RNAcentral holds the sequence, with entries from SILVA. This is a predicted structure of a 1440-nucleotide RNA (small-subunit ribosomal RNA) from an uncultured Gammaproteobacteria bacterium. The coordinates come from a structure-prediction model, not an experiment, and the mean pLDDT is 81. Rfam family: Bacterial small subunit ribosomal RNA.

[in-house]
RNA sequence: AGAGUUUGAUCCUGGCUCAGGAUGAACGCUGGCGGCGUGCCUUAAGCAUGCAAGUCGAAUGAGCCCCGCAAGGGGCUAAUGGCGGACGGGUGAGUAAUAGUAAGGUAUCUACCCCAAAGUGAAGGACAUCUCGUCGAAAGACGGGGUAAUCCUGCAUAUGGUCGAAAGAUUAAAGGGCGUAACUGCCCGCUUUGGGAGGAGCCUUAUUCCUAUCAGCUUGUUGGUGGGGUAACGGCCUACCAAGGCUAUGACGGGUAGCUGGUGUGAGAGCAUGACCAGCCACAAUGGCACUGAGAUACGGGCCAUACACCUACGGGUGGCAGCAACUGGGAAUCGUCGGCAAUGGGCGAAAGCCUGACCGCGCGACGCCGCGUGAGGGAUGAAGCAUUUCGGUGUGUAAACCUCUUUUAUUUUGCCAUCGAGGCAAUUUGAAUAAGCGCCUACUAACUACGUGCCAGCAGUCGCGGUAAUACGUAGGGCGCAAGCGUUAUCCGAAUUUACUGGGCGUAAAGGGUCGCGUAGGCGGUCCGGAACAUCUUACUUUAAAUGUCAACGCUCAACGUUGUCACGGGUAAGAGAUGGCCGGACUAGAGGUUUGGAGGGGUUUUUGGAACUUUCGGUGUAGCAGUGAAAUGCGUUGAUAUCGAAAGGAACACCAAGCGCGUAGGCAAAAAACCAACCAAAUUCUGACGCUGAGGCACGAAAGCUAGGGUAGCGAAGCAGAUUAGAGACCUGCGUAGUCCUAGCCCUAAACGCAUGGGUGCUAGUUGGUCCCGAUUUAUCGGGACUGACGUAAGCUAACGCGUUAAGCACCCCGCCUGGGGAGUACGGCCGCAAGGUUGAAACUCAAAGGAAUUGGCGGGGACCCGCACAACCGGUGGAGCAUGUGGUUUAAUUCGAGACGAAGCGAAAGACCUCACCAAGGUUUGACAUCUAACCGUAUGUUCUUUCAGAAAUGAGAGAUCCUCCAGGUUAGACAGCUGCUGCAUGGCUGUCGUCAGCUCGUACCGUGAGGUGUUCCCUUAAGUGGGGUAACGAGCGCAACCCCCGCUGUUUGUUAAUUUUUCAAACAGGACUGCCUAAGUAUCACUUGGGAGGAAGGUGGGGACGACGUCAAGUCAGCACGGCGCUUAUGCCUUGGGCCACACACAUCCUACAAUGGUGAACAACAACGAGUCGCAAGAGCGUAAGCUUUAGCAAAUCUCUAAAAUUUCACCUCAGUUGGAAUUGGAGUCUGCAAUUCGACUCCAUGAACUUGGAAUCGGUAGUAAUCGCGGAUCAGCAGGUCGCGGUGAAUACGUUCUCGGGUCUUGCACACACCGCCCGUCAAGCCAACAAAGUUGAGGGCAGCCGAUACCCCCAUAAUUAUUUGGGGAUUAAGCUGAAUUCAAUGAUGGGGACUAAGUCGUAACAAGGUAUCCCUACUGGAAGGUGGGGAUG
Repeated sequence: AGAGUUUGAUCCUGGCUCAGGAUGAACGCUGGCGGCGUGCCUUAAGCAUGCAAGUCGAAUGAGCCCCGCAAGGGGCUAAUGGCGGACGGGUGAGUAAUAGUAAGGUAUCUACCCCAAAGUGAAGGACAUCUCGUCGAAAGACGGGGUAAUCCUGCAUAUGGUCGAAAGAUUAAAGGGCGUAACUGCCCGCUUUGGGAGGAGCCUUAUUCCUAUCAGCUUGUUGGUGGGGUAACGGCCUACCAAGGCUAUGACGGGUAGCUGGUGUGAGAGCAUGACCAGCCACAAUGGCACUGAGAUACGGGCCAUACACCUACGGGUGGCAGCAACUGGGAAUCGUCGGCAAUGGGCGAAAGCCUGACCGCGCGACGCCGCGUGAGGGAUGAAGCAUUUCGGUGUGUAAACCUCUUUUAUUUUGCCAUCGAGGCAAUUUGAAUAAGCGCCUACUAACUACGUGCCAGCAGUCGCGGUAAUACGUAGGGCGCAAGCGUUAUCCGAAUUUACUGGGCGUAAAGGGUCGCGUAGGCGGUCCGGAACAUCUUACUUUAAAUGUCAACGCUCAACGUUGUCACGGGUAAGAGAUGGCCGGACUAGAGGUUUGGAGGGGUUUUUGGAACUUUCGGUGUAGCAGUGAAAUGCGUUGAUAUCGAAAGGAACACCAAGCGCGUAGGCAAAAAACCAACCAAAUUCUGACGCUGAGGCACGAAAGCUAGGGUAGCGAAGCAGAUUAGAGACCUGCGUAGUCCUAGCCCUAAACGCAUGGGUGCUAGUUGGUCCCGAUUUAUCGGGACUGACGUAAGCUAACGCGUUAAGCACCCCGCCUGGGGAGUACGGCCGCAAGGUUGAAACUCAAAGGAAUUGGCGGGGACCCGCACAACCGGUGGAGCAUGUGGUUUAAUUCGAGACGAAGCGAAAGACCUCACCAAGGUUUGACAUCUAACCGUAUGUUCUUUCAGAAAUGAGAGAUCCUCCAGGUUAGACAGCUGCUGCAUGGCUGUCGUCAGCUCGUACCGUGAGGUGUUCCCUUAAGUGGGGUAACGAGCGCAACCCCCGCUGUUUGUUAAUUUUUCAAACAGGACUGCCUAAGUAUCACUUGGGAGGAAGGUGGGGACGACGUCAAGUCAGCACGGCGCUUAUGCCUUGGGCCACACACAUCCUACAAUGGUGAACAACAACGAGUCGCAAGAGCGUAAGCUUUAGCAAAUCUCUAAAAUUUCACCUCAGUUGGAAUUGGAGUCUGCAAUUCGACUCCAUGAACUUGGAAUCGGUAGUAAUCGCGGAUCAGCAGGUCGCGGUGAAUACGUUCUCGGGUCUUGCACACACCGCCCGUCAAGCCAACAAAGUUGAGGGCAGCCGAUACCCCCAUAAUUAUUUGGGGAUUAAGCUGAAUUCAAUGAUGGGGACUAAGUCGUAACAAGGUAUCCCUACUGGAAGGUGGGGAUG
């Protein structure tokens, strides 16, 4: 110090999350030692038991015990008395100011302590203890008698004090101990006064959390006078008088909270916090009250009430751990019913001493901080094991083993020191011995592999991992980090400049108020002089408790820890300075305002007037339509519409002028005239003299819609009614039409109330060019000045970019308003306003990790421009209808093996399924295997090979027989490694292929532009089949594509060749030539490029025709079944062998062919004419013979320019048929055969005879073709034993049409919009249905809080009255105040509530399609009505 996360990518805005530090912590795993700290944060819940405040016999009497013969001495203590129980210790409930802190003040008090002064004389009295008696269970109480004192009361004295002007008056005391023979004396006390120290009380100022959805509060309230009261001032209390006091600088109310020194964090400013330690405050079961006392309204004192608990003889009593331990409960969670007064400190005491759960120590807890250790040095065969592996190795790893050494800690034993004690120090024994874990390893974030799992199990702080190759889950190995700890959780600060004082913003991201028009408080404020010194600055002093913190030094072996010294901010006081701000006084004119004279304007209000148009009514002419739409219909019209002429009535709005023009604060304002009112501008001198700017609240105005009342109503027109459209149409379109629109009066108060989403004021910072108005100068059409209003635009500058740019979004200052992630929500509740509609103010729970701005590249558009293609159009012929063939789906089946699925699957893989193929089914058989390699053992001249053959069997196979061949290594058997798999994954892959598309594109280097994604180049103009070429140009070049190079065809030449009849020639092969817009001409264009027309030459002319060739990429496109290959699966089976079946099924649907429907035809005949590509020895087969034929028999020729297949057919000629289901058409079926093959039934092809179906040109729709093409005709090959309607080739005959690019489809380039980027098969809105969650409303119900009013009223102080006695005083009654309690009406908060309405969320629900493209009716804002829903429509407004 930053990082991750919005996007395809980018910049910005903006939130969320992380890395750091900290803790009185808790939880999980683990755990050796020591030191120093620290430990109920929750129920201020309840508490058994013990202890925590006593002491003094030198104040007093008495009693008891001990020693002593006694005198006497010692000790103990119930009571009186004194001092202390107001400290120390605990807790944080209450308290937002009766508190705390800081700085000051004084109307005061102060036991013990210190200093000073003066005294301490002489009398009297009572009550406890005790004794006697009484009551009670107890606690305890009462009565009689008697007693001491430092107990109590007078008297005397009065330094001093108090009162008083003075005179004067008044006011004390207590003794005890030591010592002495007894005094004197000494010590401790006592009394009075003054002072001090420390302590306490009170007062003032400043400061101290959130909330305005708390805006008004207050009656002892604010002040005065008298009185009371207090230690003391004071409404502290009381009587009377006055009516004040506080508040937007936040009163009053509500919520929360002890405050501080400090602590944590942070660079700091700050933010958070207030454990331990220290200061202050408050509290002591809850509430109240006083007494005593120097001090209390008293934690371990008292009284009362209440709640709770305990004892009880039921009559009545007792208690208060928020002291130390302990216990119960609560809770995630917090220790021992320990030791000691040795130290420090406190109380009492003259002291010894006693007391002290304060304190000092020990114990428990890794709760924290700090320190130490778990060994050190050597040690490579880099051991074993484990993990991994490309099988070679690599890692763990000097790590271990092993050798040498050490002993902190631990263990054993002992000594010394201290002692009043906890304890401390040292030596000794044993032996590397007794001692390592936790978290993490996708990125952030240091650290990687294997296996398992398979959107499962699980992980996760954020983004996110997991659907069969997971560095993200689990385990292992390894690694990284920290280490007696490590992680997790919670909380705080930081990061967060993410509340911005330091240090942010508001055109479009959240954010400028509708006008901020007027203006209050407040904030800010021109020039000069003087004064004073409030702010400000300087210096000195003082304060800021200690501790903590900083720095330095020192002490514990170091450190933590401790000790000593030093240092800061702030406040106060004093002295000084005089710039700046403020204050006081004086002056000025540049700001501001006034005066005079002119000027422009659709500025406002009121009244009056006008013409055009429209509708209606009346009258005339006139006749069948009018109106309306994409097309229609509803509607109007023969009762006369529309059209046209004339007249009248009515209401609303004001054409042209008119403009991006003018005026107004904004909303807004437009016919004309008049009246009234206001603002603005210019010029001129003059006047006032800072009078100014802004402006929280406040006041005023404020489009449209809407509301109330009364008018008015021509047109338009929400709602409504109809007609269409549509799947529907509550819409768009059409016809009617009510509120409304208009006027008057009054409300409402909102708009995309916007300028380009831009608050006001002042000053400064290059320009160019328009418009409106005014003034001046004059060269009278120019120049200069001012005000307002536009455009351009980079000068500078700013901005995330877009853009802004003297009309700033630039540079500065002043003032106001507003913002702080998205949704929930401008919603709920509350307040205010409103007749209502509603407006204004304005949350939270919950939920998400984004939401958003600008720009970029794509893709898309029912956006635009340009261009191309058999894309359309034009023409020709088909498909879709029939029958059949083939393929596919579906169905069926034991099986109908598998794959391919829009184009780009479907006569496709398959260039041929009877067996085989074959993967499917049934059945049978087999297990180192049908096939490869290797190892071990055994056999090895009788086994094995080949052939023939017998038996069983469907065959495989099994069991035999014979013959032949080979040779002593082959081979075989058994066992094991392994083979094998058309089993899965084409979404793990290679290779190959399809497709966009033979479309013209796709990129790179350098450079330049941009913050960047990216752009330029590649855009533009012309041109091309072409990113083809040319011109221009911040680009210059280049690459992959295009073209060319290659092959075939067309022309020529040369050479060669044989099989043809051979000389020419045909044919074939090789080589060469030829064509390049090369030449001429005309036109187009700025030129060039290029195009168009023509010509020469030529076989061929503008790429001559065809082929091969397929850029970057797209579709997780296709293929694991062609092959290869990772992983997974099977291994007496998913392998292998065999027989039979199946892939050929058949209500049906689709695709592609074939044959037809006929006369441009069919049939027959002719020894009728003319091809090319090809194939042939397991072959092609002539010829001859036989057969109706398929074919059979026989075998010349040919391994092919030689022989054969081989007949070409359409065509031509002749004859018949004559428009019909026919002499068209051939399906189907029956019979008889041929061929191939082991085999033809399922299931081949062909022949003959017989049979003779549908079909008469084919709906919606759809396909091919631009020339040797379509159409038509036959021929050949591959596959192949056989089988061709398919496919691949070959030649024969041989057309028609193209105006053209509006439309359909596809594509290319540029541009535009976008909320899309899985990219329109996109995105996305709302209702309804289901589940779940939180909040809201709600008849109510329950609880809590604080106050108010009333009732009742304990105890206590005070007052009054009475009472008893000698005083002090007691007792009783009453009054005022008062706690708790009860009641009531409100109020605030919380919980809950049938039901209701919306909201958020949830893989695949329903209905539509509102928005994003012109989103298919442009969208949005306000408003009103309306509809299942998004929404629609009307009015006004915005352009986003």